[in-house]
RNA sequence: AGUAGAAAAAGGCAAAACUACAGUAAUGUAGUGACGCAAAGCUAUAGGGUCUUAAUUAAGAUAGCCAGUUGCCAUA
Numbered sequence: 001a002g003u004a005g006a007a008a009a010a011g012g013c014a015a016a017a018c019u020a021c022a023g024u025a026a027u028g029u030a031g032u033g034a035c036g037c038a039a040a041g042c043u044a045u046a047g048g049g050u051c052u053u054a055a056u057u058a059a060g061a062u063a064g065c066c067a068g069u070u071g072c073c074a075u076a
Stems, first nucleotide, its partner, number of pairs: 003076002005073001012037002017032006035064001041069003047066002049062005
C1' cells in the first nucleotide's frame, strides 16, 4: 500500500411508531425511540434505479437502492 471484516476495544449513526413544525405530495427538521449499519460519513451541479407532483419540453424527493469519494479500529 492492496484485499478481506470472524472476534475485540474506543468512538459514532439511528429504522418503524408517536408528537410538533414545513411541504400538494414524495419527504424533511426537532424530540422520544432502536430495526439495523464498517462507511447508515459526505455527494442528488453527477452515472443508473426508485418515488412524488396543483405546476409535466419540467420541477422535486431518496446517499438506510446501487454508485462516486473520503475515512476510524483491529486481525490475517

The RNA shown here (c-di-GMP-I riboswitch aptamer) has 76 nucleotides. Model confidence (mean pLDDT): 81 of 100. The model forms 94% of the base pairs in the Rfam consensus.